Large-subunit ribosomal RNA, domain I from a termite gut metagenome, 537 nucleotides, folded computationally. RNAcentral holds the full RNA, with entries from SILVA. Its Rfam family is "Bacterial large subunit ribosomal RNA". Gene Ontology terms of the family: structural constituent of ribosome and ribosome. The prediction has a mean pLDDT of 84.
Context: one part of a larger RNA
């Protein structure tokens, strides 16, 4: 000193669990919240009270209306006070109270602090106190006043702006990508939307999304790549309103022979189309279809109510397990109960219940919208607009033969015998009607609320975060950012003695079915430490 074995320490793997933890989802809901001060927060608040909750000076909370029916005063014991069937606690909806910061808005300021104006109030002149009210911007008023905005919010939608990495096996055009960021707006959806489309000799008849058409036809240092439509087949369907002409009322302005004319605003009628339609003139009328508020019924709707059936003996600490015999069942869906329960307990099926509140319904109701023949002389039908040069962008399309939308710039039209388009351009030919608007559903999402599901995890897994986690720690800050679950069926959580300096730990004693479950507490591998034995040097 090494091997080997046993028996401890140590150590937290490993299996078992996990109602309160995730994670992916379906299904409804819900899709805002805020000057009536919001989300977040600061600082209070409880007899005793450091953290969490709850909640605000009326402060683990008042009122009230509804459930409910003995027990209770959160987690959370203890100790002390105390409350309720004259119905607490406790659930629900409604209300009141809501210190200070925060868009924060009287005015400041290093958030949670400070210091004012006017008015009123406190014996109230002065210092103090107290209660209200005092930002900005924009709207509408003559004013006084009165409305709106603002901030914050996971995704989803639109727009303005806008990379670079990387890919092409370098790399510049091209890719990545109009993605990431970044700013602005909106909404339960948002965009888009009722043809100046498509199409092809037939035809379709807003828009949206979905299969397909198709990795096609294109594009492309023809590289690496990008990449469509028609059409067909579903989902849902809805179509409208202005300007203008004309009439009519009004107000400004010019001009005037003082009647008037002219130009110019507002406002109310009228009007909306491609087979062109409208004013305009001629006849004609209460057609007809649609429907908003209301209100009543009915459904939905919170907490919640009723809700069947088992019992003996055996093992066992403990019956649900085993044995015998039984019941229920529109309920064998599930979770607790000392081990494995349809029938012990909560539940489940099944019926039941209503406020506040919603309205997909059926009834009222009836603001309020909606029409025609005929004639075409004249007038209207969206100007710095279509459009064309020059420069860029967007279209699957890199300029290219490049048609089509956007426009920065320069030019710059016709007006229904018009005018756009049909992938250069001309022609015929077809389609349509541009330079205003404004519209459901079909579609996108998931902070958040209900209730379910899982050939998802089970504690290095799953969220970071199963536990008082965006915490403790770390960063001067943006910001990084954990670890850490199970005693037992139950505290029955070791009374009493004893060694000891001991509130350290330990042996007795007890509990318990087990303390080799004692709280560092289910199982407790391995590494690693020791002690007793072989055995070898």
């Nucleotide at each position: 000193a090494g091997c080997g074995u046993a028996u401890g320490g140590g150590g937290g793997a490993u299996g078992c669990c996990u109602g309160u933890g995730g994670c992916u989802c379906u299904u409804g809901g819900a899709g805002g919240c805020g000057a009536u001060g919001a989300a977040g927060g600061a600082c209070g608040u409880g007899g005793u009270a450091a953290g969490c909750u709850g909640c605000g000076a009326u402060a683990a909370g008042c009122c009230c209306g509804g459930g409910g029916g003995a027990u209770u005063a959160g987690c959370a014991a203890a100790c002390g006070u105390g409350a309720a069937u004259u119905g607490a606690u406790c659930c629900c909806g409604g209300g009141a109270u809501u210190u200070c910061c925060g868009a924060a808005u009287g005015g400041g300021g290093c958030a949670a602090c400070c210091c004012g104006g006017c008015a009123g109030a406190c014996g109230g002149a002065a210092g103090g106190u107290c209660u209200g009210u005092c930002a900005c911007a924009u709207c509408c008023g003559u004013a006084a006043g009165g409305g709106u905005g603002a901030g914050c919010u996971a995704a989803c939608c639109c727009g303005c702006u806008g990379a670079a990495c990387u890919g092409a096996a370098a790399c510049a055009u091209c890719u990545a990508a109009g993605u990431a960021g970044g700013c602005g707006g909106a909404g339960g959806a948002g965009a888009a939307g009722a043809a100046a489309a498509c199409a092809a000799a037939a035809g379709u008849g807003a828009u949206u999304c979905c299969c397909g058409g198709a990795g096609u036809a294109g594009u492309g240092g023809c590289g690496a790549g990008c990449g469509a439509a028609a059409c067909g087949g579903g989902a849902u369907u809805a179509g409208c309103c202005c300007a203008a002409a004309c009439c009519g009322a009004u107000g400004u302005u010019g001009u005037u022979a003082c009647g008037g004319c002219a130009a110019u605003g507002u406002c109310g009628g009228g009007g909306u189309a491609a087979u062109a339609g409208g004013a305009c003139u001629a006849c004609g009328a209460u057609a007809u279809a649609c429907g908003a508020a209301u209100g009543u019924c009915g459904a939905c709707g919170a907490a919640g109510u009723g809700g069947a059936a088992c019992u003996a003996c055996c093992u066992g600490g403990a019956a649900a397990g085993g044995u015998a015999g039984g019941c229920a069942a529109u309920a064998a869906a599930g979770g607790g109960u000392g081990a494995a329960a349809g029938c012990c307990c909560c539940g489940u099926a099944c019926a039941c219940g209503u406020a506040a509140g919603u309205u997909u319904g059926g009834c009222u109701g009836g603001a309020g919208u909606u029409a025609g023949u005929a004639g075409u002389a004249u007038c209207c039908u969206g100007a710095g607009u279509a459009u064309g040069g020059c420069g860029g962008g967007a279209c699957a399309c890199g300029a290219g033969g490049a048609a089509u939308c956007c426009u920065g710039u320069c030019a710059g039209a016709a007006u229904u015998a018009g005018c756009c388009g049909g992938g250069a351009c001309c022609a015929c030919c077809c389609g349509g009607u541009a330079a205003g608007g404004c519209u459901a559903a079909a579609u996108a999402c998931u902070c958040c609320c209900a209730a379910g599901a899982g050939a998802c995890c089970g504690a290095u897994a799953g969220u970071g975060a199963a536990c008082c986690a965006g915490u403790a720690c770390c960063g001067u800050g943006a910001g990084g950012g954990a670890a850490a679950g199970g005693u037992g069926a139950a505290a029955a959580g070791u009374a009493c003695c004893c060694c000891g300096a001991a509130c350290a730990g330990g042996g007795g004693a007890g509990u318990g079915a087990a303390a080799a479950a004692g709280a560092a507490c289910c199982u407790g591998a391995a590494a690693c430490c020791a002690u007793g034995c072989g055995c070898u040097u």